Lysine riboswitch aptamer, 168 nucleotides, folded computationally. It matches the Rfam family "Lysine riboswitch aptamer". Gene Ontology term of the family: lysine biosynthetic process. The sequence was found by an Rfam model in a public genome assembly.

């Protein structure tokens, strides 16, 4: 000095990712409660046990909350994070099952945000998730008509610095 080897540290992408606090709208004139009217031996995910409760109303009165969302500042960050599968634990009165939520571990996919279509969750046209597609954008490789264009790939990537190893 070089390397398509290896370790550590620090960085970049941009409507960049996530967290809780405060606040605002929505949830909703909904649930619950009271009055009135009518009706009934049913109801609380399925079965059993236990416990509790009547049900309906297009009527009147009064009237929430959680989840999800927007904004501001703050905090942690750049596999940030999200999600599929498997598994373990906890909660949902007890047991079995189903469903839902939270957390841990293993493993797969996704560079990033955005728009559209389809499907799912949701009160919702908000928002979130998945698949497919479009343009944009960042990184590297290759090629060329070379300060631009095209093609391809993936973050276990890329850039910089330092160290180790190998080669000259």
């Nucleotide at each position: 000095g070089c390397u398509c080897u290896u370790g550590a540290u620090a960085g970049a992408g941009g409507c960049g990712c996530g967290g809780g606090u405060u606040u605002c709208a929505u949830c909703a004139g909904u649930a619950c409660c009271c009055a009135c009217c009518g009706c009934a031996a049913g109801g609380c995910c399925a079965g059993g046990c236990a416990g509790c409760c009547g049900c309906g109303g297009a009527u009147g009165g009064a009237g929430a909350a959680a989840g999800g969302g927007g904004a501001a500042a703050c905090c942690g960050c750049c596999g940030a994070a999200g999600u599929g599968g498997g598994u373990a634990a906890a909660a949902u009165g007890c047991c079995u099952g189903a469903g839902u939520u939270u957390u841990g571990c293993c493993u797969g996919c996704u560079g990033g945000g955005u728009c559209g279509u389809u499907g799912g969750a949701g009160a919702a046209u908000a928002u979130c998730c998945a698949a497919c597609g479009g343009a944009c954008u960042g990184u590297c490789a290759c090629a060329a008509a070379c300060u631009u264009u095209g093609u391809g790939a993936a973050g276990c990537g890329c850039u910089a610095u330092c160290g180790a190893a190998g080669c000259a």